[in-house]
RNA sequence: AGUUUGAUCCUGGCUCAGAUUGAACGCUGGCGGUAUGCUUAACACAUGCAAGUCGAACGGUAACAGGCAGAGCUUGCUCUUUGCUGACGAGUGGCGGACGGGUGAGUAACGCGUAAGAAUCUGCCUAGUAGUGGGGGACAACUUGGGGAAACCCAAGCUAAUACCGCAUACGCCCUACGGGGGAAAGUGGGGGACCUUCGGGCCUCACGCUAUUAGAUGAGCUUGCGUAGGAUUAGCUAGUUGGUGAGGUAAUGGCUCACCAAGGCAACGAUCCUUAGCUGGUCUGAGAGGACGAUCAGCCACACUGGGACUGAGACACGGCCCAGACUCCUACGGGAGGCAGCAGUGGGGAAUAUUGGACAAUGGGCGCAAGCCUGAUCCAGCAAUACCGCGUGUGUGAAGAAGGCCUGAGGGUUGUAAAGCACUUUCAAUUGUGAAGAAAAGCCUGAGGUUAAUAGCCUCGAGUCUUGACGUUAACUUUAGAAGAAGCACCGGCUAACUCUGUGCCAGCAGCCGCGGUAAUACAGAGGGUGCGAGCGUUAAUCGGAAUUACUGGGCGUAAAGCGUACGUAGGCGGUUUAGUAAGUCAGAUGUGAAAGCCCUGGGCUCAACCUGGGAACUGCAUUUGAAACUACUGAACUAGAGUGUGGUAGAGGGAAGUGGAAUUCAGGGUGUAGCGGUGAAAUGCGUAGAUAUCCUGAGGAACACCAGUGGCGAAGGCGACCUCCUGGGCCGGUACUGACGCUGAGGGACGAAAGCGUGGGGAGCAAACAGGAUUAGAUACCCUGGUAGUCCACGCCCUAAACGUUGGGCACUUGGUGUGGCGGUCGUUCAGGGCUGCCGUGCCGUAGCUAACGUGAUAAGUGCCCCGCCUGGGGAGUACGGUCGCAAGGCUGAAACUCAAAGGAAUUGACGGGGGCCCGCACAAGCGGUGGAGCAUGUGGUUUAAUUCGACGCAACGCGAAGAACCUUACCUGGGUUUGAACUGCUAUGGACAGCCCUAGAAACAGGGUGUAUCCAGUCCGUAACUAUUACAGGUGUUGCAUGGCUGUCGUCAGCUCGUGUCGUGAGACGUUGGGUUAAGUCCCCUAACGAGCGAAACCCUUGUUUUUAGUUGCCAGCGGGUUAUGCCGGGCACUCUAGAAAGACUGCCGUCGUCAAGACGGAGGAAGGUGGGGACGACGUCAAGUCAUCAUGGCCCUUAUGCCCCGGGCUGCACACGUGCUACAAUGGCCGGUACAAACGGAAGCGAAGCCGCAAGGUGAAGCGAAUCCUAAAAAGCCGGUCUCAGUUCGGAUUGGAGGCUGAAAUUCGCCUCCAUGAAGUUGGAAUCGCUAGUAAUCGCGGAUCAGCAGUGCCGCGGUGAAUAUGUUCCCGAGCCUUGUACACACCGCCCGUCAAGCCACCCAAGCAGGAUGCACCCGAAAACAUUAUAUCUAACCAGGGCAACUUGGAGGAAAAUGUUGAAGGAGUGUUUUGUGAGGAGGACUAAGUCGGAACAAGGUAGUC
Repeated sequence: AGUUUGAUCCUGGCUCAGAUUGAACGCUGGCGGUAUGCUUAACACAUGCAAGUCGAACGGUAACAGGCAGAGCUUGCUCUUUGCUGACGAGUGGCGGACGGGUGAGUAACGCGUAAGAAUCUGCCUAGUAGUGGGGGACAACUUGGGGAAACCCAAGCUAAUACCGCAUACGCCCUACGGGGGAAAGUGGGGGACCUUCGGGCCUCACGCUAUUAGAUGAGCUUGCGUAGGAUUAGCUAGUUGGUGAGGUAAUGGCUCACCAAGGCAACGAUCCUUAGCUGGUCUGAGAGGACGAUCAGCCACACUGGGACUGAGACACGGCCCAGACUCCUACGGGAGGCAGCAGUGGGGAAUAUUGGACAAUGGGCGCAAGCCUGAUCCAGCAAUACCGCGUGUGUGAAGAAGGCCUGAGGGUUGUAAAGCACUUUCAAUUGUGAAGAAAAGCCUGAGGUUAAUAGCCUCGAGUCUUGACGUUAACUUUAGAAGAAGCACCGGCUAACUCUGUGCCAGCAGCCGCGGUAAUACAGAGGGUGCGAGCGUUAAUCGGAAUUACUGGGCGUAAAGCGUACGUAGGCGGUUUAGUAAGUCAGAUGUGAAAGCCCUGGGCUCAACCUGGGAACUGCAUUUGAAACUACUGAACUAGAGUGUGGUAGAGGGAAGUGGAAUUCAGGGUGUAGCGGUGAAAUGCGUAGAUAUCCUGAGGAACACCAGUGGCGAAGGCGACCUCCUGGGCCGGUACUGACGCUGAGGGACGAAAGCGUGGGGAGCAAACAGGAUUAGAUACCCUGGUAGUCCACGCCCUAAACGUUGGGCACUUGGUGUGGCGGUCGUUCAGGGCUGCCGUGCCGUAGCUAACGUGAUAAGUGCCCCGCCUGGGGAGUACGGUCGCAAGGCUGAAACUCAAAGGAAUUGACGGGGGCCCGCACAAGCGGUGGAGCAUGUGGUUUAAUUCGACGCAACGCGAAGAACCUUACCUGGGUUUGAACUGCUAUGGACAGCCCUAGAAACAGGGUGUAUCCAGUCCGUAACUAUUACAGGUGUUGCAUGGCUGUCGUCAGCUCGUGUCGUGAGACGUUGGGUUAAGUCCCCUAACGAGCGAAACCCUUGUUUUUAGUUGCCAGCGGGUUAUGCCGGGCACUCUAGAAAGACUGCCGUCGUCAAGACGGAGGAAGGUGGGGACGACGUCAAGUCAUCAUGGCCCUUAUGCCCCGGGCUGCACACGUGCUACAAUGGCCGGUACAAACGGAAGCGAAGCCGCAAGGUGAAGCGAAUCCUAAAAAGCCGGUCUCAGUUCGGAUUGGAGGCUGAAAUUCGCCUCCAUGAAGUUGGAAUCGCUAGUAAUCGCGGAUCAGCAGUGCCGCGGUGAAUAUGUUCCCGAGCCUUGUACACACCGCCCGUCAAGCCACCCAAGCAGGAUGCACCCGAAAACAUUAUAUCUAACCAGGGCAACUUGGAGGAAAAUGUUGAAGGAGUGUUUUGUGAGGAGGACUAAGUCGGAACAAGGUAGUC
């Protein structure tokens, strides 16, 4: 930063951007430097190498070279001999194989880190002291013999030593009883003047050795403090265990071992057990504190096939040593043997994955040696790998015709892009030619000086000279030549996050880190163009830290988001009042030691820079020792009274326990009265009752609960406690004073109390009442309602131990403005009693300041400000579940996970919407009325069905007499058939010709096709051309699709009163206020109040019409008066008074009066007036809602068709008909039908028109033609009405459907399929079920007239006009709809919402489970290798030393040794019994997730029975 919401704030998780890696994978890949490279199988290993060296310790001579001697001879060759020399195989001996190198299995430990310590050893090395005398006996090698396949072994014999053993000596050393006692050694080499010599040498000297001892250095062993993982679902562990004494043992302390004695030791500050892990310097990250890690480098430890063991040695219990056991591999003659790459390479295997069977000892270092030197897979180098870090390059400048091509386009252009090409330059790197540092210091040889010495030898030190020594290496670096020549990719482009368009695809294919894209216009998929980022790399995956204050020490929280234990008591622990003295543990300061090096940081230097290397410094925040300080904490001593407590005087109380008492009521029982019902419900029924109920009176029994008082009153720690009296008993509060002297607060574990329900035993049982039964309700009703009814509720005793045990708020103390109630106890003033004022303490409420809080709210009873202690939380679900433990009689409680899954879950508040929530109000909404529909017949529309087609659209209100104000053809979009293809109509280009048309004929259903005729021709005239025709090409055309891509138009809520804005104010914010409230109105209409003040769109008004009057004007209108005329008529003259026409005005505004009202707005009543409270009617329709309707009025994007989905034509269809629905007409009759007579309108229309009179026809109509472009003429008759007559209640003289016949009109045409007339026919229908519609006054009802469309077609539709002309409204309870305010909400696609559970299906993980199979481990046991220790009667072998014997050879005995035997310990193995863990398991249980499945409808609104624990 993204993501929960319509939006907001918060809580909270998930995700991203950063850095990093011993990495791997994908695509790509020029060079160099420096690093790094099996993280997995401590899996198994072929082959080679990785530890030897010394002849100056020894006997020697297998091989090589040389020499001497000999032999053979081809006089320089061969052979033999000889250790003589250089040397040296094997062997004896010495030193080294305990270092170096590898690995991290084990180890939770004095293993490591750090700081200390005492009871030790230490080869080689350094320094010192003292020695190095004299003897002896063997054993290898070798020779001989023998065994064996081999490995190897046995026997006999010979021999040397710096090998082995005595003797002598012993300053110092060791032991000691302080008298004493004990114990060493080795020589070798070089040189040499005297002297001696058996000629070997002795002797002297030097060097290297050797012995004893002291000290140092180095290395090692041991002990201790502190630090160094997780798990308590591991709570007790321990028998050499803990200590002592003694002994043994060790280099050394020590139960290290043994005997005896004692009974200890460890553990909640986490013993024991289990799991995991080498530790550290450091590395990565981070602002830091921290967190994660422990590759390379360095220190320590552990290990070396697995387990055990010792030997040797200064050092090992030993990587390239030994013995034994085991597994595995190899050899074998089957008898027996050999081996150990976690050394360097390398192989197989495992794995996502990790290199060469290279070179050299040149350098550094190590071993041996006097040295030369030898050995060294340590090491130095090279090879492989973009694995990482660092550096360089892939060119530079110029270059607009803005080339071509690509992509886009609004068609103009834009972009790729100075990019390319072109021109002018450069040559790093790579390639090529040559030159060529540094890493080399020494040692050896030869000399000079000094030292040692008797010495000019020798040896040592310093110097000169000489002679050489490089794996890397074709090195680094420099240089020659040539040429832009050889060198760019990867990811991304919806937001986070820098970067956008086109095409394809069409919830498909796919993408995705999170949110999420994709269902025909995808910046999110795929491709392309363009762009962005990084660059020899770029992405992805994995992993760590960060962001994450998301475990909060720095630095979080707990009223409602997750989170205060149900409550108090109290143990350990933590914390703790005032004064004073001391101590110095904490604390603070100084000093010293240490804190390895490397690394990090700072600062110099070296590679051309950098990475890298190197010098110096700082740092290493730590530990220890020591010297001081004394404020604070702590400790010790002494004191104090303000905290706490005790005594004392009062006081209130449903505080607790026990025993007793009381009345009202219910029920039951007995008796009386009394009669047919009672009871119950929305309505009923079950039930009770004539065997006498209910009702009523009296009496009795029994149990439970205690009306009024009663109060956000009281008491208690909480749960909880309510009649009265008595007894026992706890706590609080107030007042005053005396005493104790910090005795306090909190409280892990712990024990105690703890509603209801439940359990056990025994009682009790009136009422109520789970379960259960019946009756209802219902689609069902295992419920809600009713009638019954058992546990239970009550008591005693014992368990259970949980609740929304809630103030959802742990306890204690202190501090911080106020107001107002109430309970308890005081003080004071006043009244002295109807009461009051002020004030103190304790409790309990309400409202509020500051502050706090996400907000709501809280606010001295804090959720404010602080201190102390405890408990608890860390996303939702899974789950308070499973397993384990523990408690319980059981039910169950306490403790309490994980796998898996989701991107949310949640809190508060906001705006809406909704409610079978509330309030107010309105509307023909209901009610009150009038007339209808629904039944009949017909008309018309729709659905359905049928059809070749019955074209299409419209579907609750708001589709259905709707588009359609008029389908026979046309219309026409549909169907059949026939034709046509630049097209029926439009525009442009090019070309041809002078027209094209027109007329006639033929076939045909027509379109059309074929033929003929015709004239030189239309307009214009500057004879170019325009138009038309024909042909061509661009294109036309489409009632094809998408109204969910759109414009426009329309419907609807609704003529409902609403919808908003500016500024301001309030709120963190969404938002609120304004617009709410009190009145009022038809109205957000107006008034008042008011953190609002104003304004806009609506309402109203303005507009039209109608109602009254005036005025103006009188023709086609009118005619009062005057005149003329007629049978009659404004017919005429005349007039304009009236009616009327149509212009202009007036009029109505609650203006006036009264009452009411807030002195208002306004309401009611009245006056006047033609009209009275918007007079009636109309036009006018706010912000918006319904993805409402329309692509078929029109317009239009995209898609689709293009000899067809276009166009033309004939015929058919849209009119078909078992049905269903809507809207209407006509009726069912007497308020009527029929016949005759007679009266009165308004509005409209009229030239391809209206059409008079007259005549004909029964009529429709025909004929006729006057008049009229219309206040003149015509349609035109108005009808109901009125008068008279008739019918007399019936399927009729009602009703007119249907059908037959005959006609008329329009029109090419009337069959499908028009209208009208006449004659005849005369159906259903006798007022219409459930249900439902319209209407409040000139309205309903009823009556006729006109118009549009139109050739014709409307008796019924639509739009208008007038005539006659009612009834009812008490009212707003209810139905429907709307408005405002308020309330609840888990809804926001907004109740047609949301959402729960079972069942069915799929898939996933987990749990249980008869068991089965592994691992680890405890206990007791069997067997018992190697080895160590102990013992050994008898039996065996035995050089040195001792004793005896012997002349001697030798022999006997002893000591000692070897071997063997026995015993103890003892690995592996065996078998038994436990514990623990892992895997698997028929079947079973629940859980999570899935597409639109099934059944219901539990929750959210009063969710329709309030919800919940």
Predicted 3D model of a 1509-nucleotide RNA (small-subunit ribosomal RNA) from an uncultured prokaryote. It matches the Rfam family "Bacterial small subunit ribosomal RNA". Model confidence (mean pLDDT): 83 of 100. RNAcentral holds the sequence, with entries from ENA.